Description
This is a predicted structure of a 73-nucleotide RNA (transfer RNA) from Mongoliibacter ruber. The sequence is in RNAcentral, with records from ENA. Its Rfam family is "tRNA". By type it is a transfer RNA.
[in-house]
C1' cells in the first nucleotide's frame, strides 16, 4: 500500500431485512440512618464519529473523509 471488522449513556455493550434509541455498571434525587453504608423508590443523563445523498421518514442503506483494531505485502 490493501482486505476486513469498528465508532451508539460516563463506562462495557445490545439494537437494524429503514418507522427514529435501550440494558448492565456508575451518576443524580428520595425513603431509611446520629451520619454513611446496604436495601428500597424514582431519573436517561445521548447531534447513533463527520458531511454529503437515497426516502415520506435513516443508528441501520449508498458515497466520502476522521479515527480504533486485526490480517496480509
Nucleotide at each position: 500500500g490493501c482486505a476486513c471488522a469498528g465508532a451508539u449513556a460516563g463506562c462495557u455493550c445490545a439494537g437494524c431485512a429503514g418507522g427514529a434509541a435501550g440494558a448492565g455498571c456508575a451518576c443524580c434525587g428520595g425513603u431509611c440512618u446520629c451520619c454513611a453504608a446496604a436495601a428500597c423508590c424514582g431519573g436517561g443523563u445521548g447531534u447513533c464519529g463527520g458531511u454529503g445523498g437515497u426516502u415520506c421518514g435513516a443508528u441501520c442503506c449508498c458515497a466520502u473523509c476522521u479515527c480504533u483494531g486485526u490480517g496480509u505485502g

Lineage of the source: Bacteria > Bacteroidota > Cytophagales > Cyclobacteriaceae > Mongoliibacter. The coordinates come from a structure-prediction model, not an experiment, and the mean pLDDT is 82.